Notes:
Predicted 3D model of an 86-nucleotide RNA (c-di-GMP-I-GGC riboswitch aptamer) from a Woeseiaceae bacterium. Its mean pLDDT, the model's own confidence on a scale to 100, is 84. NCBI's taxonomy places the organism under Bacteria, Pseudomonadati, Pseudomonadota, Woeseiales, Woeseiaceae. Of the family's consensus pairs, 86% are formed in the model. It matches the Rfam family "c-di-GMP-I-GGC riboswitch aptamer". Gene Ontology term of the family: cyclic-di-GMP binding.
RNA sequence: GGCAACGAGGGCAAACCUGCCGAAAGGCAGGGACGCAAAGCUUCCGGUCUAAAGGCAUUGAGUCGACGAUAGCGGAGCUGCAGAAC
Repeated sequence: GGCAACGAGGGCAAACCUGCCGAAAGGCAGGGACGCAAAGCUUCCGGUCUAAAGGCAUUGAGUCGACGAUAGCGGAGCUGCAGAAC
């Protein structure tokens, strides 16, 4: 340094409910725990979601559209408590 057991101290908080913000996805706060050894932080790469502005089409239905979102989708970067065996 890598990997990570037992135990201790703990930590975070899904769905759902309430209020607020947002066009939406979704976010924030409170409640609440499905889970998480980085479920701490960062959109650099990919995936996925939404599509207001704007464009295309229009009988109707639509369709394109990220500068938005998701870090609890994966990769990557930075940081990190406790310590066996290897």